[in-house]
RNA sequence: CUCUUAUCAAGAAAGGCUGAGGGAUUAGGCCCGAUGACGCCUUAGCAACCGUCCAGCGUAGUUUUCUGCGCGGGAAAGGUGCUACUUCCUGCUCCGGUACACGGAGAAAGAUGAGAG
Numbered sequence: 001c002u003c004u005u006a007u008c009a010a011g012a013a014a015g016g017c018u019g020a021g022g023g024a025u026u027a028g029g030c031c032c033g034a035u036g037a038c039g040c041c042u043u044a045g046c047a048a049c050c051g052u053c054c055a056g057c058g059u060a061g062u063u064u065u066c067u068g069c070g071c072g073g074g075a076a077a078g079g080u081g082c083u084a085c086u087u088c089c090u091g092c093u094c095c096g097g098u099a100c101a102c103g104g105a106g107a108a109a110g111a112u113g114a115g116a117g
Stems, first nucleotide, its partner, number of pairs: 001117008013043005021032003026091004044083003049079002052075003056071006087109001092106005
């Protein structure tokens, strides 16, 4: 980087450094930002995707309470991720609607995890 798949309305901040833009891309909107954003570092935290541990249920094997798999639950000191705004909102398609208002569903794109190349 590409492919597959799951999730994306919840949750969680302080300090230090830096110094002008930032909220992926492009356009519009709406926001954040010299009362210092964004980024980086440290510490803390959130969550529970992977892994690990604990007890339960089911199931297969084995025959000795062992091993594999599945389900749902608890913990979480490991691997990631995350800690403004719904992925900040919209853009394309469909539905409701008199409607370019508004509401709903889906797609595309993106982010993150796991697996594969």

Model confidence (mean pLDDT): 81 of 100. SAM riboswitch aptamer (S box leader) from uncultured Fodinibius sp., 117 nucleotides, folded computationally. Of the family's consensus pairs, 89% are formed in the model. Rfam family: SAM riboswitch aptamer (S box leader). Clan: SAM clan. It was read from a public genome assembly, where an Rfam model found it. The organism belongs to Fodinibius, within Bacteria.